[in-house]
Molecule: RNase P RNA; transfer RNA
Organism: Armatimonadia bacterium
Formats: sequence, structure tokens, C1' cells
RNA sequence: AGAGUGGGCCGGGCGGUCGCGGCGCCGCUGGCGUCGAGGAAAGUCCGGACUCCAUAGGGCGAGGUGCCGGGCAGCGCCCGGUCGGGGCGACCCGAAGGACAGCGCAUAGAGACGACACCGCCUCCUGCGGGGGGUGAGGAUGGAAGGGUGCGGUAAGAGCGCACCGGUCGGCUGGCAACAGCCGGCGUCUCAGCAAACCCCACCUGGAGCAAGGCCACAUAGGGGGACGAUGCGGCGGCCCGCCGCGUCCCCGGGUAGGCCGCUCGAGUCCCCGGGCAACCGGGGGCCCAGAUAGAUGACCGCCACCUCCUCGGAGGCACAGAAUCCGGCUUACAGGCCCACUCUCUCG
RNA sequence: GCGGCCGUGGCCAAACGGAUUAAGGCUCCUGACUACGGAUCAGGCGAUUGGGGGUUCGAAUCCCUCCGGCCGCG
Repeated sequence: AGAGUGGGCCGGGCGGUCGCGGCGCCGCUGGCGUCGAGGAAAGUCCGGACUCCAUAGGGCGAGGUGCCGGGCAGCGCCCGGUCGGGGCGACCCGAAGGACAGCGCAUAGAGACGACACCGCCUCCUGCGGGGGGUGAGGAUGGAAGGGUGCGGUAAGAGCGCACCGGUCGGCUGGCAACAGCCGGCGUCUCAGCAAACCCCACCUGGAGCAAGGCCACAUAGGGGGACGAUGCGGCGGCCCGCCGCGUCCCCGGGUAGGCCGCUCGAGUCCCCGGGCAACCGGGGGCCCAGAUAGAUGACCGCCACCUCCUCGGAGGCACAGAAUCCGGCUUACAGGCCCACUCUCUCG
Repeated sequence: GCGGCCGUGGCCAAACGGAUUAAGGCUCCUGACUACGGAUCAGGCGAUUGGGGGUUCGAAUCCCUCCGGCCGCG
């Protein structure tokens, strides 16, 4: 210098004028002071807080998660590690339990897992057309062909025998563990893949949602019709057993649709110190940081910064997007810019 | 706020418990019939399944994510 990897952050600044919402104060048709969107406020994909309902117990389901350890209120999230895969590398990716419980895998192929001989090879018989037997080494088919390589062996072959590499079982060492390393046994106790489709195993899950829920005010006629009616209906928002309770449900008609609480101070945020590889945790100090209810957070002007264009002085632009009970994650959108650490290649000293 | 369904040629749609080149109908094109047109008959063109990624030998189908549309409940 070029190419790249990982992580963090900002995402217009200052001043003026007018306007809007919350809160406080005052001399209250108003005035003054103060505060007033985000990293995603979004999608609503997970997990909670909170509130109400339900909750003797048992069984069958349904859904979700899936290597190990840790973090957290909790999670399908995060951190660290193991194993597998990719990259020269920094580093990245992984829904990563189980295929001797079962079912299934089209077409092709002889055969897709205790079964198989199409071609070929070997051997025997022969009437020379062929037939019987052996063989999974070679060919062919397929995404995948019954461990792999080599030597021996054989009529030809084959774990048939041996060595090594896998596999599996046992032991030892290291590690909390996943797992790794070493030693030994096993060749009729024995070898494939797919579970992101069913299935098996382990673990988790009661339902609903701030229009939750509560208070005040206001209003009312429990009126008309229909269905079922104890073999029913509801509690019991998957089903059954079981338990408990009882008239229940639907339509028409009528009333209300105002105010207050919930509501924003919280698993809060910033700085420092300490523990931990880290996620995170502990301690001390500072701060108060939107709460609307048809829904405020805006507009204009001046200067500066950035980008684009040209007639060189001007013009235009300035991302994605906007709270609605709150919080922790994930995912998605995002003009432009800044910082840190690291890798590879080339050149110079 | 909570929950469910759908997206396949220009239009309507099947296949969605994985497998031939993704059915079928309408439209369109060509030919036949007719004096001409319609109807009818025969033949043909036209898709990569809303976008992206993953699992698998193989994806419209299974999984994840985004986009768009529709419906239900309070």
C1' cells in the first nucleotide's frame, strides 16, 4: 500500500421566533419555570413482571426444547468450552439426543440391510445351445452398495488370516462435564445414511390478557320469542375418568359508552472500585429520564458540519423510522461517519 | 391486544402424510368446419410455486425469517 476478519459507538450541532403535551408555582380566560421518542419506539417470534379466572387426584393427548458447564427473575437468549464442517489466516457456521423399539425411503439397480448373482471371474457337467455350484474382489445402477488401505491366502474370492486406521467394550490419566489421550479385549456379541416426517427417550408448559382488573357517577323492565332440560348444562378454554354445583344457552328489544386508579422509580441509568477468561455479579456515589386518551414531541429563520450537482458561486439533500402497561432477548429496516483489536499478500528500511 | 388461514401461467385453481417434465378448466395462438362469424373438434404456447436462507440424494410440500392479503375473538 492492497485485500480482509471481529467488536464498539454516533447517527446532525449552536442560537432565535411561534406552537403542542405532562408536572410544579403564581397575582390563574393567563403567565413563569422544568421535562418531553428510539437503537430499533417496528415485527409480535420467544421469555417474564403485573392482574383476573381456575386449581383433590389420575390417565390419554397437544405444543415446545434437545452436546457440556456457567449467567440470568426467566427464556428457544447470552458467555465460555467440546465435537463436526468451511477458510492460507484473523475467524466464521452448526435444530449437535436416539437408526440392534417400530414404520418408510420413489425411479434405476441382482440386491437399499440377515436379503441379493445382471454382466464378469472360478469350477463341474455337457448333446457345445447351455445348465449346476462357488464368489460381493471387478463392472454396471444409484445420492448412498454391508468398514477402509496393504500384505498373505485361494480354483476364484471373501475379516478367511495378519498389520495399521476407524468402530465398539473395559480400564487408567486429565477435565465439574461434554470430551480428549494412552493401554488392553473383540473379526458370528459387530459396523451405512436420512428423525427439519412419523416415531422413541429426557425435560418444560393451567387459561386469559392493561379493551387485564378495580372504584365513582349515570341507566335499567329482567320484557318478548326459541332450544335443551338430569342420558342435560356449567366449573373444566384439548379429551376421558372422577369430584362439585345447578336450570342453562341463543335471538330480539332496552340501558351505559363519562371520570378516576392501574400509569410509570425500574430485574432503572451513569461514573468509580472489586470479583470473574467472559456473560454477569457485589459495593460506593451521582441522577430522575414521555405518560397522551383520537392521542403532545412540530414548523420557520440564521450560522456551522456532511453528501450530490453544476454556469465556482449558488441550488438541492441530510438514513431507517416514531412511544401507548412495563421489562429482558431475538429478528428485520437503516444515508453517512468515527474508534479499537487482529489476519493475509506485496514493497521499502 | 390475542388467534387463525392464504399466496401456484393473464384468470380460476389441483398436487402440499417429499419423487416422472407442477394436473385441469377459462383466456390466447394455429388448423379444420363455414360464404363469414359464433359454437364445436384437433393441436399448441405460457410457471419454477410471494422473496431469501436451511434440512434432505431430492422441497410447491418440512423448518426459520421477511413481504403482501383475508378472517375471527375481546